[in-house]
Order: sequence, then C1' cells, then structure tokens
RNA sequence: CGCUCAUCUAGACCGGCUUAGGGAAAGGCCCUUAGAAGCCGGGGCAACCAUCGAGGAUUUCACGGUCCGCGAAACGGUGCCAACUCCUGCGGCGCCUUGGGCAUCGAGCCUUAAAGGACCGAUAGAUGAGCG
Repeated sequence: CGCUCAUCUAGACCGGCUUAGGGAAAGGCCCUUAGAAGCCGGGGCAACCAUCGAGGAUUUCACGGUCCGCGAAACGGUGCCAACUCCUGCGGCGCCUUGGGCAUCGAGCCUUAAAGGACCGAUAGAUGAGCG
C1' cells in the first nucleotide's frame, strides 16, 4: 500500500516543551493565544484481539470442538480520550412539516420529489482481526 470480514449515537484529560493552527478532503458549522497540531511524561476509557466467568445452540459415547450473544478485568497486543464518523453530499422511500394541485371543499387523494426533517442503503473514512 492492497484485499476480505466486523464495528462505528457508548466511554475516557492533566502537566511540561513549543507556538498557529486543527476537526481526512470540499462546503458548512465548530474548536483554538483562557494555547491548535506535534513531541515528552503521567492518568484514564474499554471498541477489537487475547484472558476469565456464567449461560444458550450445535456436534461428540466421552474428553473436547464450533458458533452466539451477556458479564468481568485492564497484566498483555492494538486503539482511543470536543461535537453521532461534528453535519452534508450520491441513490431510494414518500413517513412528518411546508409549498402547489384535485375533491362532494369533507374524509381524503395527487405532486416536479420543490424547501426542511425522519428512515434505509451506497460511497468515503476510521479502528480491529485475518491475509497478500
């Protein structure tokens, strides 16, 4: 760097050095000299792997194996510690509000999907596990 799979509305900050940026990119909106990013030190969180516990499913004569969530712990391997991946973009839906139209002007129906929102999916990204 690439591929596959899983997850992404939870959680967790202080000090020192340094000094103007940062939130991937674009647009937005934020954070930031009351100190960004980076580096160092310490602390923390618990997502994945590994570990431990009690279950369920399945397989086995049995030992055991496999799978599934749940919980614990934080010694280990990664990771993380503003904002939902900060939000949006592309497609779908036609659920809510608005606009337009129809209607016996009522119930309701239709609507370029037009403005805003919800929901679903895709893309991109991040993290892990496995592989090249």